[in-house]
Context: one part of a larger RNA
């Protein structure tokens, strides 16, 4: 290319936002031009070849007539869909009236309970720690027990199958400065739309790199123990690192292992947040979410099932037997440590 596919078999991009492209809402006009179809007319050279008829006794052969398809051009017709113009509201969006829930995001301030260390009390032999112990720790008075400071990190119960955000991920408390979300009613704008290759931003932890802080926690690293050894698993110490600032990396089982959007398609429980209604509720209905159990349907089967892995469209990403190997090289990005793109031979 072309098919088939991507929850667990290979194989959805970590998420977004968007540019080129690619798709695309109802209706009208008139004109190019485009896609399909139908009909006409010319074209397709004769021969051959095939069809049907026809001669000798009969194949073969051999005469003679006959009538075509296909393609390709023109015209009308009819259809598709793009383009320019008008025009609509039902997608989409804005304002306004407002309503609201929320650990969404920043910055800065304050709290209390805990560990830890200092310091005073008052005490007087142990304490710790294990499977059992020892390293260790205490008569230079510990550990337990009171009050006092200092510091530094995380906020217990609420807490939920609960909330919010594009994803990472968010959790005392208060202000201040912010972004989306939902929901009722009105109005306006009028296809402004989905997607979205590069491109740009944002991305857990772990590393980095400068300064700052270091309470508990700990790779490393010591040391007692275990053991045949014991570079462990346990124990007692212990630095980075964990915390803030500013920059860097750009990865993760970054997962719902499930790309985005928009239509259709049983039924029930549960529960967030809006509204409406009522007989004011543990009622009913709607609209956004969050779950659990199913019907159809799918699905190799576990399962999925209106949040779909149904049925259908439109873009974009990837997959194509297993190792070799996410390696070599060779680019480009990083301070590095590595990322990101990424093959072969050879084996089987």
């Nucleotide at each position: 290319c072309u098919a088939g596919g991507c929850g667990u078999a290979a194989a959805g991009g970590g998420c977004a936002u968007g540019u080129a492209g690619a798709u695309g809402g109802u209706u009208u006009u008139a004109a190019a031009u485009c896609u399909u179809a139908a009909a006409u007319u010319g074209u397709u050279a004769a021969a051959a070849a095939a069809u049907a008829a026809g001669a000798a006794a009969a194949a073969a052969u051999c005469u003679u007539u006959a009538g075509a398809a296909c393609g390709c051009a023109a015209u009308u017709u009819a259809u598709u869909a793009u383009u320019u113009g008008g025009a609509c509201u039902u997608g989409a969006g804005u304002u306004u009236u407002u309503a609201u829930a929320g650990a969404g995001g920043a910055u800065u301030a304050u709290g209390g309970a805990a560990u830890u260390u200092u310091u005073c009390a008052a005490g007087g032999a142990g304490c710790g720690a294990u499977g059992a112990a020892a390293u260790g720790u205490g008569u230079c008075g510990a550990u337990a027990u009171g009050a006092a400071a200092a510091g530094g990190a995380a906020c217990a119960c609420u807490g939920a199958u609960g909330g919010c955000g594009a994803a990472g991920g968010c959790a005392a408390u208060a202000a201040u400065c912010u972004g989306g979300g939902u929901g009722a009613a009105a109005a306006c704008u009028g296809a402004c739309a989905u997607u979205g290759a590069g491109g740009u931003g944002c991305g857990a932890a772990a590393g980095u790199a400068u300064g700052g802080g270091g309470a508990g926690c700990a790779a490393a690293c010591a040391g007692g123990a275990u053991u045949a050894g014991a570079g462990a698993c346990c124990c007692u110490g212990g630095u980075a690192g964990u915390c803030c600032a500013u920059a860097c990396u750009g990865u993760a089982a970054a997962c719902g292992a499930u790309g985005a959007a928009u239509a259709u398609u049983u039924g029930u429980u549960u529960u967030u947040g809006g509204u409406u209604u009522u007989u004011a509720u543990u009622g009913a209905g709607u609209c956004a979410g969050a779950a659990g159990c199913u019907u159809a349907g799918c699905u190799a089967a576990c399962g999925c099932g209106u949040u779909a892995a149904a049925u259908a469209u439109u873009c974009c990403g990837c997959c194509u037997g297993a190792g070799a190997a996410g390696u070599a090289c060779g680019a480009u990005c990083g301070c590095a440590a590595g990322a990101u793109u990424g093959a072969a031979a050879u084996u089987c």
This is a predicted structure of a 348-nucleotide part of an RNA (small-subunit ribosomal RNA, central domain) from Glaucocystis nostochinearum. It matches the Rfam family "Bacterial small subunit ribosomal RNA". Gene Ontology terms of the family: ribosome and structural constituent of ribosome.